[in-house]
Context: one part of a larger RNA
């Protein structure tokens, strides 16, 4: 060197666990902001770097309730201290809330810099943005108004996962190329609005029989149809279900808002059955042997697996304080009598499953333009019979769709390379000017009992005795400790 056996060292796979996800149910909440939000700056404990709470009253002040022996947050330390005269924690309610931020006196490179005016002796407080309704005041050219100016007194602005509606509105891509087509009225942008929203009470269907408002599943049906009849797009009636509600337009009727009364869902919490002996063991919840309770044998925790040790758990009970849903009553608003520049027609669009097509129907940029219930619309060009329905006013709950949020459950979901990017002080560290990208990183032990003294050592790092502990090859680089590499010791080749 080789190869075999042992046995270290590195390394962190594998097993086991689980604080963390993930997907769902089934209830609630569905806003929150000029009474200054969301989010953040900076302060703030005796000693205090980060979180976390709080805000110059600063890990906190009042007040009312619940509660009970330990308390001063994670955090263990020392130091003072509170606490049964009930502390701490936990729940209602209130106060204090610095500076930025829609930021709103004025500026600005966010947590900064400068003000005016009242009001106080002082310190110090208050006010002072914009646009908009209402109301007053004053007032030009220009007489009288008017615009303008001011003042009061209300209301918006901002943020906030998805869900909805309304405006604008793409491309990649597929038609195996490409232009109508498609992708798609999607992404995106941009405006509003609730807890839903939108849409809704027939100028609708429908067929010679009738049906009765809107939404929303399932069929119908990938049909009928539309398509360079290419790629592909694609109903509807009518039948199943889910919900069910109709109303108003001069009022004693509804219907909308508000206020008082009444309700009391919750938002702390309280009661809660029932076991011992004995072996093994470090530990008894395991074996053994006798027992108990159950409206409770769902779960957790305790030194190994506990109905009966502990903290729940069937069940029952409970609020000064804040409170939601329902009833039940006062008050108030409601806007001008049935809908003309409309219906319809021409031009050009768009929207209807439907691409201009025989193309009804619906919308309107632009040009016309009706009748008045003896009348109008509409049945898919178009006419006629019939058959049906009454535009051009406005309101509506259910069932429908979502989940940043609270609670309470569930899982042939995951178990640390997995589950969210983040179990872990993570949108962190760290990368980019920037917009934005984006980590790794989890287990000592039941209990720190976290190794007193002593030896080497350089007053070292590491090590070696003691000691602890069940176990230290469990020693904080800490459970279990796999293979790659890298070593020792031993035997046999060479």
């Nucleotide at each position: 060197g080789g190869c075999a056996u042992c046995u270290g060292g590195u390394g962190g796979a594998u097993g086991c666990c689980u604080u963390g996800g993930c997907a769902c149910u089934g209830a609630g909440a569905g806003g929150c902001g000029a009474u200054g939000a969301a989010g953040g700056a900076c302060g703030u404990a005796g000693c205090a770097c980060g979180c976390u709470g709080c805000g110059a009253u600063a890990a906190g002040c009042c007040c009312g309730g619940a509660g009970u022996a330990g308390a001063u947050g994670c955090g263990a330390g020392c130091g003072a201290u509170c606490g049964u005269u009930g502390a701490u924690c936990c729940c209602g309610g209130g106060a204090u809330u610095u500076c930025c931020g829609a930021a709103u006196g004025g500026g600005g490179c966010a947590a900064c810099c400068c003000a005016a005016u009242c009001c106080g002796c002082a310190a110090g407080g208050a006010u002072u943005a914009u646009c908009u309704g209402u109301c007053g005041a004053u007032g030009a050219a220009u007489c009288c108004a008017u615009a303008g100016u001011c003042g009061a007194c209300g209301g918006a602005a901002g943020c906030a996962a998805a869900c909805c509606c309304a405006g604008c509105g793409a491309a990649c891509u597929g038609a195996a190329a490409c232009a109508u087509c498609u992708c798609a009225g999607u992404a995106g942008c941009u405006g509003g609005a609730g807890g839903a929203a939108a849409g809704g009470a027939c100028a609708u269907c429908a067929a010679a029989c009738g049906a009765g408002a809107c939404u929303c599943c399932g069929c119908u049906a990938g049909u009928a149809g539309u398509g360079g009849c290419g790629a592909g797009c694609g109903a509807a009636a009518g039948c199943g279900g889910a919900u069910u509600a109709g109303g108003c337009c001069a009022g004693u009727g509804g219907c909308c808002g508000u206020g008082a009364g009444u309700g009391g869902c919750g938002u702390a919490g309280c009661a809660g059955a029932a076991c011992c002996g004995u072996c093994u063991g470090g530990a008894a919840a395991g074996g053994c042997g006798g027992g108990c309770c159950g409206a409770a044998g769902c779960g957790g925790g305790u030194g190994a697996c506990a109905g009966c040790c502990c903290c729940g758990u069937a069940u029952g009970c409970g609020a000064a304080a804040c409170a939601a849903a329902g009833c039940u009553u006062g008050c108030g608003g409601u806007c001008c009598u049935c809908g003309a520049g409309u219906a319809g027609g021409g031009c050009g669009g768009g929207a209807c499953a439907c691409g201009u097509g025989c193309a009804a129907u619906c919308c309107u940029g632009c040009c016309u333009g009706a009748a008045c219930a003896u009348g109008g619309g509409g049945g898919g060009a178009c006419c006629a019979c019939c058959c049906u329905c009454c535009a051009a006013g406005c309101c509506u709950a259910a069932g429908u769709a979502c989940u940043c949020c609270u609670c309470a459950g569930u899982g042939a979901c995951c178990g640390a390379u997995a589950g969210u990017g983040c179990a872990c002080c993570a949108g962190u560290a760290c990368c980019g000017u920037g917009a934005g990208g984006g980590a790794a990183a989890g287990g000592u032990g039941a209990a720190a009992a976290g190794c007193a003294c002593c030896c080497c050592g350089a007053c070292g790092a590491g090590g070696g005795g003691a000691g602890u502990g069940a176990a230290a090859c469990a020693g904080u680089u800490c459970c279990u400790g796999a293979a790659a590499c890298c070593g020792g010791a031993u035997g046999c080749c060479u």
The part of an RNA shown here (large-subunit ribosomal RNA, domain I) has 494 nucleotides and comes from a soil metagenome.
The prediction has a mean pLDDT of 85.
It matches the Rfam family "Bacterial large subunit ribosomal RNA". Its family is annotated with structural constituent of ribosome and ribosome in the Gene Ontology.